[in-house]
Transfer RNA from Candidatus Portnoybacteria bacterium RBG_13_40_8, 73 nucleotides, folded computationally.
The RNAcentral record of the sequence draws on ENA.
The organism belongs to Candidatus Portnoyibacteriota, within Bacteria.
Rfam family: tRNA. Gene Ontology term of the family: triplet codon-amino acid adaptor activity.
RNA sequence: GGCCCCAUCGUCUAGCGGCCUAGGACAUGUGCUUCUCAAGCAUAAAACCGGGGUUCGACUCCCCGUGGGGCUG
Repeated sequence: GGCCCCAUCGUCUAGCGGCCUAGGACAUGUGCUUCUCAAGCAUAAAACCGGGGUUCGACUCCCCGUGGGGCUG
């Protein structure tokens, strides 16, 4: 350099164009429980990499970029 794959809460991830006000697990905060801690229960906050395009409608499809990964001259 060429080709291919990936990008969503702090982390790991679900999400076949409308039902999604983006769900779950772990972690975190608060409350209950306990002498305390842990565990348990309840509850809260927290995310679609950036820019264009297609469409009535995009996290989802297309293009470019950025970052990461793999194969290869």